This is a predicted structure of a 323-nucleotide RNA (Bacterial RNase P class A).
[in-house]
């Protein structure tokens, strides 16, 4: 200098005018996002349901840790890709059972078409053995070689590959140019299925309490005594919107020190940061620049996913050149 990998951060700035929402007596103060989005997961909260067990159905799926919890995050292992930085990964089970594998091919799971060999024989056929060789296919029964055999074959042996056991290392997944066993009959489970773990339903238009209306009323109070009735009161039921609460102080945000590889945790100090219900957060003007993208809160958090003009910062890799 060129080409890349990963992570972080910002999301035009300043000023003026007129408005809007909430709070406040007033003056005045505060007023959208990194995704507020999709509503896909996990929770809080609320109402209903719920002895216990089972069936059906849904979800998750290597290991260790983090977290309130998670299908999220961190670390690590295996596998795949890349020269590399690094990236991707629904990653349990295929001897529990079932299904599927077009075409080709004799045969697609335990196979005999040709071939090779043995026996019989009418001399070109039958039976038997055989997976070395041919042919088909994405895939043909571990591979190469030697021995062996009628011909062959892990049938035996050496090396290589796989699997299982033992030993060693690791908390574990798992790893090992250690060691033993010829143990070596495909793939597919984001096909049914099996195994393990796990899951009650509905969502703030949830709902609560007032208020209103209706029904009933043993007892109680008021209506000068008594009865009826009315009102209060009690119980039950019903009620789009409009009043109150839920509603924004919360697993909150910023920060100090410490622990941890990290996710994260403990501790110190500080801050209050939209809360509407016809629903605010806007419009216009001026100056500047790199000329402005995706996009607009509605109960609240933690994640994931998707959209995004452009600007900045850091770490690392490869190639070329020069010293």
């Nucleotide at each position: 200098c060129g080409a890349g990998a990963c992570g972080g951060c910002c999301g035009a700035a300043c000023g003026g005018a007129c408005g809007c929402u909430u709070c406040g007596c007033a003056a005045g103060a505060a007023g959208a996002g990194g995704a507020a989005a999709g509503u896909c997961c996990g929770a809080g909260c609320a109402u209903c349901a719920c002895a216990g067990g089972g069936c059906a159905g849904g979800g998750u799926g290597a290991c260790g840790g983090g977290u309130a919890a998670c299908g999220c995050c961190c670390g690590c292992u295996g596998a795949a890709g890349g020269u590399g930085a690094c990236u991707u990964u629904a990653a349990g089970g295929a001897u529990a059972g079932u299904g599927c594998a077009a075409c080709a091919g004799a045969a697609a799971u335990a196979a005999a078409c040709c071939g090779c060999a043995g026996u019989a024989u009418u001399a070109u056929u039958a039976c038997u053995g055989u997976a070395a060789g041919g042919a088909u296919g994405g895939a043909a029964a571990g591979g190469u070689g030697c021995g062996g055999u009628a011909a062959g074959a892990g049938c035996g042996c050496a090396c290589c590959g796989g699997c299982a056991g033992u030993u060693c290392g690791g908390c574990a997944a798992c790893g090992a140019a250690a060691u033993u066993g010829g143990c070596c009959g495909u793939g597919u489970a984001a096909a049914c299925c099996c195994c393990a773990c796990u899951c009650g339903a509905u969502g703030c238009a949830a709902g609560a309490g007032a208020g209103a209306a209706a029904a009933c009323g043993a007892u109680c109070g008021u209506u000068c005594g008594c009865c009826c009735g009315a009102c209060g009161c009690g119980u039950u039921u019903u009620c789009a919107a409009a009043a109150u609460c839920g509603c924004u102080u919360g697993a909150a945000c910023c920060u100090u020190u410490c622990g941890g590889u990290a996710a994260c945790g403990a501790c110190u100090g500080g801050u209050c940061u939209a809360g509407a219900c016809a629903g605010a957060u806007g419009u216009c003007c001026g100056u500047u620049c790199a000329a402005g993208a995706c996009a607009g809160a509605a109960c609240u958090c933690g994640g994931c996913u998707u959209a995004c003009a452009g600007a900045c910062c850091g770490u690392c890799u490869c190639g070329c050149a020069u010293c």